Background:
FMN riboswitch aptamer (RFN element) from Chloroflexi bacterium HGW-Chloroflexi-3, 132 nucleotides, folded computationally.
RNA sequence: UAUAGCCUUCGGGGCAGGGUGAGGAACUCAAGUUCCAAUUCCCGAUCGGUGGUAUAACCCACGCGCAUCAUAGAUGCAUGACCCGGUGAAACUCCGGGGUCGACGGUAUAGUCCGGAUAAAAGAAGGUAAGC
Numbered sequence: 001u002a003u004a005g006c007c008u009u010c011g012g013g014g015c016a017g018g019g020u021g022a023g024g025a026a027c028u029c030a031a032g033u034u035c036c037a038a039u040u041c042c043c044g045a046u047c048g049g050u051g052g053u054a055u056a057a058c059c060c061a062c063g064c065g066c067a068u069c070a071u072a073g074a075u076g077c078a079u080g081a082c083c084c085g086g087u088g089a090a091a092c093u094c095c096g097g098g099g100u101c102g103a104c105g106g107u108a109u110a111g112u113c114c115g116g117a118u119a120a121a122a123g124a125a126g127g128u129a130a131g132c
Stems, first nucleotide, its partner, number of pairs: 001131001005128006017043003023036005045112002047102002049062004057100002065077005082098005104115003
């Protein structure tokens, strides 16, 4: 001095309010009445991991998911969504406007509830340090 390696810590957010009532329960001779009932349907609300790059949920890449082999990795599958205008040297990233998207299992059909997950990871910060 800090490029290997090692160690420590950190490392995901979100249904306010309303409508309907599939279905169920009680009362009842019956008709009917009352209650419970979708955070998933409808209106509306709300959220946005990591690295890159002129600042990104929507550009590129990665992580997260499932299966198999196997041993900490490999292979296969799955993996969503953006336009217009302005400024500028440069922005599908900023500003203005209008839109779009969101794994798997559960359950009245889910980005937001419950679950795998007090997990794991992309990575970030710090320390140490062979070596030079």
Its Rfam family is "FMN riboswitch aptamer (RFN element)". Gene Ontology term of the family: FMN binding.